[in-house]
Formats: sequence, C1' cells, structure tokens
RNA sequence: CCCUAACCGCAGGGGUGCUUGCUGCGAGCAAGCUGAGACACACCCUUCGAACCUGAUCCGAACCAAUCGGCGUAGGGAGCGGGCCGACACCAAGG
Repeated sequence: CCCUAACCGCAGGGGUGCUUGCUGCGAGCAAGCUGAGACACACCCUUCGAACCUGAUCCGAACCAAUCGGCGUAGGGAGCGGGCCGACACCAAGG
C1' cells in the first nucleotide's frame, strides 16, 4: 500500500410444517410439538452461497405426527458501497 473480517448503510433471496380440540362439510380459531424462524416487518441467508428449491409419492432411523441423517465434491439459488484491530494524538511488535 492492497485485499479483507468484525462492523455500518441501502438492497435482495427464503421458509412458514405437524398433532389435538372446537366439528371429523368448508374454511377458520385455540392449544401443544420440532426449530434460528411456523406471518413475525421477526428469523435465516446473499457467490468464502446447505438460507432455500429440485431430486422426492426417494433411502435409512425415530416419532402419534412433525423431525433427524443420507442423497450432497449432485443440479439450481439472491449484492453493491463503506470499512482494519492494536490506538482517548502519533507510532511499534503482533493480530
């Protein structure tokens, strides 16, 4: 000196299930379960990308069910700008 983490600004992407009851017609409401998050302007993720989608009416293990693992060095998938700490003024070792 450059890149850059933390951090800051603005922007964007994503999921929202299962069980029970009201009542087994519809949709809705309430409670419970797992989880970061089950409609919260909240949570998670933004290429160093497993947030999330496809594969999938998949395979294995649990469970009332959701769920977990495999699949996965698979295929997709949303970003730009500012910006070091040490350092309350400068600076060094170091990070």
Model confidence (mean pLDDT): 76 of 100. A computed fold for a 95-nucleotide RNA from a bacterium, annotated as TPP riboswitch aptamer (THI element). Rfam family: TPP riboswitch aptamer (THI element). From the family's description: Vitamin B(1) in its active form thiamin pyrophosphate (TPP) is an essential coenzyme that is synthesised by coupling of pyrimidine and thiazole moieties in bacteria. It was read from a public genome assembly, where an Rfam model found it.